[in-house]
Source information
This is a predicted structure of a 578-nucleotide part of an RNA (large-subunit ribosomal RNA, domain I) from a Dehalococcoidia bacterium. RNAcentral holds the full RNA, with entries from ENA. NCBI's taxonomy places the organism under Bacteria, Bacillati, Chloroflexota, Dehalococcoidia. The prediction has a mean pLDDT of 81. It matches the Rfam family "Bacterial large subunit ribosomal RNA". Its family is annotated with structural constituent of ribosome and ribosome in the Gene Ontology.

Context: one part of a larger RNA
RNA sequence: AGCACGGGGGGAAUGCCUUGGCGUCAAGAGCCGAAGAAGGGCGUGGCAAGACUACGAAAAGCCUCGGUGAGCUGUCCAGCGAGCCUAGCCGGGGAUUCCCAAAUGGGGCAACCCGCCCUGGUAAAACCAGGGCAUCCCUGUUUAGAGCAGGGGGGGGUACCGGGGGAACUGAAACAUCUUAGUACCCCGAGGAAAAGAGAAGAUUCCCUUAGUAGUGGCGAACGAAAAGGGAAAAGCCCAAACCGGACCAACUUAGUGGACUAAGAGCCUAUGUUGUUUCGGGGUAGUAAGACAAGUCACGGGAGGGUCUUAGACCUCCCAGGAAGUAAAAAACCUGUUUGUUAGUCAAAGGAACCUGGAAAGGACCACCAAAGAGAGUGAAAGUCUCGUAGAUGAAAACAAGCAGGCUUCCGGAUUUGUUCUUAAGUACCACGGGACACGUGAAAUCCCGUGGGAAGCAGCCCUGACCACAGGGCAAGGCUAAAUACUCUUGACGACCGAUAGUGAACCAGUACCGUGAGGGAAAGGUAAAAAGAACCCCGGAAGGGGAGUGAAAUAGAUCCUGAAACCUCGUGCUU
Numbered sequence: 001a002g003c004a005c006g007g008g009g010g011g012a013a014u015g016c017c018u019u020g021g022c023g024u025c026a027a028g029a030g031c032c033g034a035a036g037a038a039g040g041g042c043g044u045g046g047c048a049a050g051a052c053u054a055c056g057a058a059a060a061g062c063c064u065c066g067g068u069g070a071g072c073u074g075u076c077c078a079g080c081g082a083g084c085c086u087a088g089c090c091g092g093g094g095a096u097u098c099c100c101a102a103a104u105g106g107g108g109c110a111a112c113c114c115g116c117c118c119u120g121g122u123a124a125a126a127c128c129a130g131g132g133c134a135u136c137c138c139u140g141u142u143u144a145g146a147g148c149a150g151g152g153g154g155g156g157g158u159a160c161c162g163g164g165g166g167a168a169c170u171g172a173a174a175c176a177u178c179u180u181a182g183u184a185c186c187c188c189g190a191g192g193a194a195a196a197g198a199g200a201a202g203a204u205u206c207c208c209u210u211a212g213u214a215g216u217g218g219c220g221a222a223c224g225a226a227a228a229g230g231g232a233a234a235a236g237c238c239c240a241a242a243c244c245g246g247a248c249c250a251a252c253u254u255a256g257u258g259g260a261c262u263a264a265g266a267g268c269c270u271a272u273g274u275u276g277u278u279u280c281g282g283g284g285u286a287g288u289a290a291g292a293c294a295a296g297u298c299a300c301g302g303g304a305g306g307g308u309c310u311u312a313g314a315c316c317u318c319c320c321a322g323g324a325a326g327u328a329a330a331a332a333a334c335c336u337g338u339u340u341g342u343u344a345g346u347c348a349a350a351g352g353a354a355c356c357u358g359g360a361a362a363g364g365a366c367c368a369c370c371a372a373a374g375a376g377a378g379u380g381a382a383a384g385u386c387u388c389g390u391a392g393a394u395g396a397a398a399a400c401a402a403g404c405a406g407g408c409u410u411c412c413g414g415a416u417u418u419g420u421u422c423u424u425a426a427g428u429a430c431c432a433c434g435g436g437a438c439a440c441g442u443g444a445a446a447u448c449c450c451g452u453g454g455g456a457a458g459c460a461g462c463c464c465u466g467a468c469c470a471c472a473g474g475g476c477a478a479g480g481c482u483a484a485a486u487a488c489u490c491u492u493g494a495c496g497a498c499c500g501a502u503a504g505u506g507a508a509c510c511a512g513u514a515c516c517g518u519g520a521g522g523g524a525a526a527g528g529u530a531a532a533a534a535g536a537a538c539c540c541c542g543g544a545a546g547g548g549g550a551g552u553g554a555a556a557u558a559g560a561u562c563c564u565g566a567a568a569c570c571u572c573g574u575g576c577u578u
Base pairs, nucleotide, nucleotide: 001577002576003575004574005573006572007571008570009569015563016528017527020499021498022496023495024494025493026492027491028490029489030488031156032155039100040099041098042056043055044054046080047079050076051075052074062094063093064092065091066090067089068088071084072083073082105114106113107112115133116132117131118130119129120128121127135153136152137151138150139149140148141147160191161189162188163187164186165185171178175218205232206231207230208229215223216222236481237480238479243282244281245280246279247278249276250275251274252273258269259268261313262312263311264310265309266308287459289424290423291422292421293419294418295417296416297415298414301320302319303318304317305316306315322412323411324410325409326408334407335406336405337404338403339402340401341400342399343398345394346393347392351367352366355364356363368385369384370374376388377387378386430454431453432452433451434450435449436448437447440466461476462475463474464473465472515522516521535562538549539548540547541546
């Protein structure tokens, strides 16, 4: 030095485990903010230096109402001291809530600096305490210009939603139309959902199917419907206009002729008339056209009041009776009762120390029991009957939510016939050109939406039915509102041919941390003693570290760099060979 056998170090794989993740389903909840949010800074403890959690100078807490309760003074983190113990813990409601931050008195290098006004403590000042002082918009009021009062906005929010803008890599095996894709990204805005939506039509929305079909397409790559059908959920309404009445303003008019509800009579008006703009109230909302107005027909509770007077009729307002509806749209606010649920909980059956193994029994053996409970977890190994639970029952002072009932609020003359009467949303529809959206790339290209130019009809009307025309059929644009079914997040619960520490979230561990970067931003590693610390008193070597005994333990080659402990790599002992 090599080979063989045995042992050790080193190292962390593997096995086993799970505090953490991932996904699906179900139910419930869903905005916060000038009444100062989200997010932070700084503080707060008897011993408290640091960190987490909690809280805010009333500071690991205060008050109150319920539940629970024999212990409590949070965690890393043991101990001491001092206490509490109708305490503590859990839940409902309330109080307090420093400084920064939209940050808002002014400034500023966030958590800091500097003011002004009023009131009180004073008779007065310093000082102290309390309150106020940003800007924009709207409304009211006011002004020469200012101003004043009231109300609102501002900022944040993972994902979801609407709108305004809007790529490229890529694919087409190159590339330009095309695709990626109206995606990523930027901006604006809203809500617990948003959007859409009641027919110029098959209310709107979502799912399945139709169907990778019909189509589109350098007919390449690729894109890709709809109707019909089946489900989820269902809900419909209000204006503009005609017409009537009131008000303001302006203009016009001396009439046998207009007006004051009508008829007759009496009396009146130069505005008490007429016309026009504006505004308010009534009316009215449709496509088998609807409505207004006029005329006619039918039907129709009661009472009171009103308009120059009398009589009659009609009209308007109010009350009672009757009827209808309603707080999620169509008008709107609140209260009471009751039921259910949520936010704390409670009760909950039945086995044995004995025998065996073992450190330990839940294992084995034996004899029992419960079961509307043999889901699951824990306990020194594997427990229906030990513990927590489980099946099944049960519970709320307070707050909130939902349903129901009532109070309450609102509404109530209607039907019909006729009409050369009136109204029914105009720079609109539509057309040309240029674009965009529609599965549809300009195509035979309907439909929808923009820009520029032109520019209707108006019910004897107008639009659509995939060029266009005819016929036929369907429908009423140019105003508006609208729950649910849907999306996403969170909470709770259940489940998993999901992961098991190089996996599963980046993060099982004090992780968006350490660290890197001027910054935007990037972004880790890191789990396991034992059933229980029983975490090794005492002795020895050593300055210590470390070790040897002793002791604990089932085990210490489980000794804290701690379960198992592979390989690389480094060695020790013995034997053989050289």